[in-house]
């Protein structure tokens, strides 16, 4: 230098045929218990990596850019 892929909640991913952003785990606050743990309920928690563009409407579709990974010469 040139191709790929990946960035989504604290953390590990899900959603990528456009149409209210989810799970596990973790934390909080409850129930059970002598206490704790497991168990059972509930809540908080995200400008979807940045930028501009396309549409009624973008995580999701197209531009430029950032970090990360592999491949390649």
């Nucleotide at each position: 230098c040139c191709c790929g892929c990946c960035u989504u909640a604290g953390c590990u991913c899900a959603g990528u045929a456009g149409c209210u952003a989810g799970a596990g785990c973790g934390u909080c606050c409850g129930g059970c218990u002598g206490u704790a743990g497991a168990c059972c309920g509930g809540a908080a928690g995200g400008u979807c990596c940045c930028u501009g563009g396309u549409g009624c409407a973008a995580a999701u579709c197209c531009u430029g850019g950032a970090g990360g990974c592999g491949g390649g010469a």
Annotation
The RNA shown here (transfer RNA) has 73 nucleotides and comes from an archaeon. Rfam family: tRNA. The family's RNA type in Rfam is transfer RNA.